[in-house]
Molecule: c-di-GMP-I riboswitch aptamer
Organism: Ardenticatena maritima
RNA sequence: UCCCCGAAAAGGCAAAUCCGCCGAAAGGUGGAGGCGCAAAGUCUCGGGCCUACGGCGCAAACAUGCGCUAUGGCGGCCGGGCUGCCGAA
Numbered sequence: 001u002c003c004c005c006g007a008a009a010a011g012g013c014a015a016a017u018c019c020g021c022c023g024a025a026a027g028g029u030g031g032a033g034g035c036g037c038a039a040a041g042u043c044u045c046g047g048g049c050c051u052a053c054g055g056c057g058c059a060a061a062c063a064u065g066c067g068c069u070a071u072g073g074c075g076g077c078c079g080g081g082c083u084g085c086c087g088a089a
């Protein structure tokens, strides 16, 4: 110095929940909050999961209901790519 690894210290991120705003929803975002996280940084590539405005199909006199569908999302579900702080055993 590098890889594995994860003690300490510093700093970082921020689950549930509550409030405002955005969204049809899933969800996002700001504030409070702090369960956790050494990649809980990033890409969204493979799988997985959530939602279904619109579209398609079916039922129905209408109203409406049901099913399918991602072009919408999560990525703090798993794997992969790229990058990265500290340094005890």
Base pairs, nucleotide, nucleotide: 005087006086012037013036017032018031019030020029021028022027035076041082042081043080045079046078047077048074049073050072054069055068056067057066058065059064